[in-house]
RNA sequence: UAGAGUAGAUACUGUACGUUAAGUGUCAUCAGACGGGAAGACUUCUGAUGAACGAAGGUGUUUACACCGCGUUAUAGCAUCGCUUCCGCUA
Numbered sequence: 001u002a003g004a005g006u007a008g009a010u011a012c013u014g015u016a017c018g019u020u021a022a023g024u025g026u027c028a029u030c031a032g033a034c035g036g037g038a039a040g041a042c043u044u045c046u047g048a049u050g051a052a053c054g055a056a057g058g059u060g061u062u063u064a065c066a067c068c069g070c071g072u073u074a075u076a077g078c079a080u081c082g083c084u085u086c087c088g089c090u091a
Stems, first nucleotide, its partner, number of pairs: 001091003008081003012077005017071003026051008036087005057068004
């Protein structure tokens, strides 16, 4: 001097769940996580409890299932992005 390296975010695809309403999102309280180490930052993320709000169903039909949708749904794969200061790692 250059580079690698997290949590997480977004898109695509597959699978699964719900559509008889859980989930997602909002607010409050508490706790936790966040490049290898320390400290710290962010309208970052996670979990628990409570409260309010709230949805797109349809077709076939042998009533069990299947198909097409819907949900700011969950998960996995792949791609991209990915901290500040100090000290480290690789060349």
Predicted 3D model of a 91-nucleotide RNA (THF (Tetrahydrofolate) riboswitch aptamer) from uncultured Marvinbryantia sp. The organism belongs to Marvinbryantia, within Bacteria. The model forms 94% of the base pairs in the Rfam consensus.